Large-subunit ribosomal RNA, domain II from Microgenomates group bacterium GW2011_GWC1_46_15, 695 nucleotides, folded computationally.
Its mean pLDDT, the model's own confidence on a scale to 100, is 84.
The full RNA is in RNAcentral, with records from SILVA.
Context: one part of a larger RNA
RNA sequence: ACCGGCGAGUUAUGGUCUGUUCCAAGUGUAAGCCGUUGAAACGGCGGACGCGCAGUGAAAGCGAGCCUGAAUAGGGCGCCAAGGAACACACUAUAGACCCGAAACCAGGUGAGCUACCCAUGAUCAGGUUGAACGUACGGUAAAACGUGCGGGAGGACCGAACCGUUCAGAGUUGCAAGUCUGUCGGAUGAAUUGUGGGUAGAGGUUAUAUGCCUAUCGAACCUGGAGAUAGCUGGUUCUCCCCGAAAUAUAUUUAGGUAUAGGCUCAUGAUUAGGCUGAUGGGGGUAGAGUACUGGAUGAAUUUUUUGGUCGCAAGAUCAAAAAUUUAACCAAACUCCGAAUACCGUCAGUUCGUGCAUGGGACUCAGUAUGGCGGAGCUAAGUUCGCCAGGCGAGAGGGAAACAUCCCAGACUUUCGUCUAAGGUCUCUAAAUAUUCCUCAGUGGGAAAGAUAGUCUUGGUCCCCAAACACCUAGGAGGUCGGCUCAGAAGCAGCCAUCCUUGAAAGAAAGCGUAACAGCUCACUAGCCGAGGAUCAGGGCGUCGAAAACGUAUCGAGGCUUAAGGAAUAUACCGAAGACAAAGAUUUAUAUAUUUUCGUAAGAAAUUAUGUGAGUGGUAGGGGAGCGUUCCGGGUGCUGUGAAGGCGGCGAGAAAUCGAUCUGCUGGAGCGACCGGAAGUGCGAAUGCCGGU
Numbered sequence: 001a002c003c004g005g006c007g008a009g010u011u012a013u014g015g016u017c018u019g020u021u022c023c024a025a026g027u028g029u030a031a032g033c034c035g036u037u038g039a040a041a042c043g044g045c046g047g048a049c050g051c052g053c054a055g056u057g058a059a060a061g062c063g064a065g066c067c068u069g070a071a072u073a074g075g076g077c078g079c080c081a082a083g084g085a086a087c088a089c090a091c092u093a094u095a096g097a098c099c100c101g102a103a104a105c106c107a108g109g110u111g112a113g114c115u116a117c118c119c120a121u122g123a124u125c126a127g128g129u130u131g132a133a134c135g136u137a138c139g140g141u142a143a144a145a146c147g148u149g150c151g152g153g154a155g156g157a158c159c160g161a162a163c164c165g166u167u168c169a170g171a172g173u174u175g176c177a178a179g180u181c182u183g184u185c186g187g188a189u190g191a192a193u194u195g196u197g198g199g200u201a202g203a204g205g206u207u208a209u210a211u212g213c214c215u216a217u218c219g220a221a222c223c224u225g226g227a228g229a230u231a232g233c234u235g236g237u238u239c240u241c242c243c244c245g246a247a248a249u250a251u252a253u254u255u256a257g258g259u260a261u262a263g264g265c266u267c268a269u270g271a272u273u274a275g276g277c278u279g280a281u282g283g284g285g286g287u288a289g290a291g292u293a294c295u296g297g298a299u300g301a302a303u304u305u306u307u308u309g310g311u312c313g314c315a316a317g318a319u320c321a322a323a324a325a326u327u328u329a330a331c332c333a334a335a336c337u338c339c340g341a342a343u344a345c346c347g348u349c350a351g352u353u354c355g356u357g358c359a360u361g362g363g364a365c366u367c368a369g370u371a372u373g374g375c376g377g378a379g380c381u382a383a384g385u386u387c388g389c390c391a392g393g394c395g396a397g398a399g400g401g402a403a404a405c406a407u408c409c410c411a412g413a414c415u416u417u418c419g420u421c422u423a424a425g426g427u428c429u430c431u432a433a434a435u436a437u438u439c440c441u442c443a444g445u446g447g448g449a450a451a452g453a454u455a456g457u458c459u460u461g462g463u464c465c466c467c468a469a470a471c472a473c474c475u476a477g478g479a480g481g482u483c484g485g486c487u488c489a490g491a492a493g494c495a496g497c498c499a500u501c502c503u504u505g506a507a508a509g510a511a512a513g514c515g516u517a518a519c520a521g522c523u524c525a526c527u528a529g530c531c532g533a534g535g536a537u538c539a540g541g542g543c544g545u546c547g548a549a550a551a552c553g554u555a556u557c558g559a560g561g562c563u564u565a566a567g568g569a570a571u572a573u574a575c576c577g578a579a580g581a582c583a584a585a586g587a588u589u590u591a592u593a594u595a596u597u598u599u600c601g602u603a604a605g606a607a608a609u610u611a612u613g614u615g616a617g618u619g620g621u622a623g624g625g626g627a628g629c630g631u632u633c634c635g636g637g638u639g640c641u642g643u644g645a646a647g648g649c650g651g652c653g654a655g656a657a658a659u660c661g662a663u664c665u666g667c668u669g670g671a672g673c674g675a676c677c678g679g680a681a682g683u684g685c686g687a688a689u690g691c692c693g694g695u
Stems, first nucleotide, its partner, number of pairs: 001695006011095006018088006026051003032045004055062002065077004098236002101233001105226006116200009125190001127159003130155001134151006163187003168183004202218001204214003211220001239628006249262005263366002265363006275354001276352008289339001290337002295333003299329006306323007369394002372391007399410003414586004419582003425576003428560003434573001436571005446562001452546003456543010474529004479503003484498003509524001512523003587618009597608004629684001631681006638674003647668005652661003
């Protein structure tokens, strides 16, 4: 891991609700006793006692009334009758109370054969080295000190086996081993090591203290018990079908992942048409917008006055700046409003329709929500951010589209059909369906991005020039007074200042650039000729272009691939396309109508059954409600079985399902087992890091 078996809302006693039954102003017995019996069930007695039949007051008490009160007032609670018992479902309280799960707490014991320390009594330490005190001989001295030789054999001395330890590295890491092996290394006469016996015990011991050790266990050992401790926490909780179907909010909380009440769901009962939607109609409002009449802000201009400051002035005063007020123009505001919608909300009337509304009672679940669109707050008009409100979704929703994709778009899945039509979205191939029409785009734009840039291209509108010749190229002219005056070393159109005229002429600036030291020189404006048809400019729109750099491999169309598209805009007609709609058949829920059958009832009628017609339904988590299947045992009852029970492996068949075959069948198996009507439960497994076994 798989398979098999086991594995979780039970029982007792109270309470509440609903259903059924019995009796009813009553109702029921409990313990116990009697009868019966193999034993029980059962039958009878037993009214002790409980609940009910009267309330009210703190109470005395009074009583269909009582209390309060001075009250005959007012008010409060009552009266004008339905209960009691049993059984069953549901929920609840108390108990372990659906099951498994702590870390811990307490009590009584067991441990020092491991280890820590202590006591008693024993044991062990190859070999080598060093050579203290001290002694002695000689030297030495006044005597000493001192020196040398010889002897001597001290030491938590030295080197190094046993022994004790374990520094570093490697191996080992389901090991040889729940701490080992190899090499290396420390101590090795000492605070050394070690045998045996004994002592100290958990709120404790022991400790050259490491929170170390006290039997592979130690910030408080182990065993048993209290004990099924407690767990607002995690996990698990076993058959089927049918109807309805939530919430993730408010308030409070030693409360925030819990709970209570309310809200939202369901079931029953009751009164009943209140509810929803559509249309019409009547209302109040101060939001969006707008406005500037108030309040506040803020910009320009003008005026006025006063004040303040700077500068100038002896002063008078002048001037500049600021502030305030007034006027005017154009503005801004969630906490401004002279104004003011759409919605929404509250009424009235009409129509229509629905698993609408309301009340009482039983049962819950929910209190972590979430993205999208809209209106707002916070934030950076950041966030797959956070906090409100509105909406439809997901949650609890499958199907089609968006390549894939809870939340987007379409659309709400009872079943069946090799039926039909559509939605969103699509129709070159992958891939079902159009290689439709007219324009646009050349960038693979499409198929990622801004400010900004763009004589890319298409298109719209305005203004101007033009056969008396536009625009562009080309040819020619572009002059004279004059080198204008001033300035200047010079200043001659062209450093700078001032002025900017006149003449000739088709036209030509006291010059728009380049240039020279200054001149010179080259262009321009302007004019003619040549040429011969459109040109110049402004504004807007469509599609493009640039702006545009990233890390695995194309990689910002799903792919192939696409250019009068298979891209973009517009238009028209077809088609494809879903669990949508329709068609056909069937199942089922509910409402209603008709008929039918059964039970109860004298009857009226009530409850249930079946059939048919009509209408509306049948996605679903938590959860509520309803109807069933199966297992074991028991009572009643009727059957099967060695001519083969149950069980096992198959076949054939039935039912909407759990399942079933007393209308069946082959093999195996070898002794019990069923229909039907009821009753009672150790009653259904895939999950609990479930438990046990097998492989």